[in-house]
RNA sequence: GCCCUUAUAGUUCAAUGGAUAGAACGGAGGUAUCCUAAACCUUAAAUCCAGGUUCGACUCCUGGUAGGGGCA
Numbered sequence: 001g002c003c004c005u006u007a008u009a010g011u012u013c014a015a016u017g018g019a020u021a022g023a024a025c026g027g028a029g030g031u032a033u034c035c036u037a038a039a040c041c042u043u044a045a046a047u048c049c050a051g052g053u054u055c056g057a058c059u060c061c062u063g064g065u066a067g068g069g070g071c072a
Base pairs, nucleotide, nucleotide: 001071002070003069004068005067006066007065010025011024012023013022018055027043028042029041030040031039048064049063050062051061052060
């Protein structure tokens, strides 16, 4: 330098182009308990960035950024 691949909640992962972007663990509050843990209830929290296509984009296209891999 060229090619491939990945980027979603604090973490690990889902999500046929269409419902309010979900789950588990973790966080916060509560119930219960003599206390703690487990359990149960409630709750906050995310689409890497900028454009484009589309009635509609996490999803498709282009460029960029970052991680991983391959060739030279």
Annotation:
Predicted 3D model of a 72-nucleotide RNA (transfer RNA) from Candidatus Blackburnbacteria bacterium RIFCSPHIGHO2_12_FULL_41_13b. It matches the Rfam family "tRNA". Rfam links the family to the GO term triplet codon-amino acid adaptor activity. The same sequence occurs in records of 2 taxa. Taxonomically the source falls in Candidatus Blackburniibacteriota (Bacteria, Bacteria candidate phyla). The sequence is in RNAcentral, with records from ENA.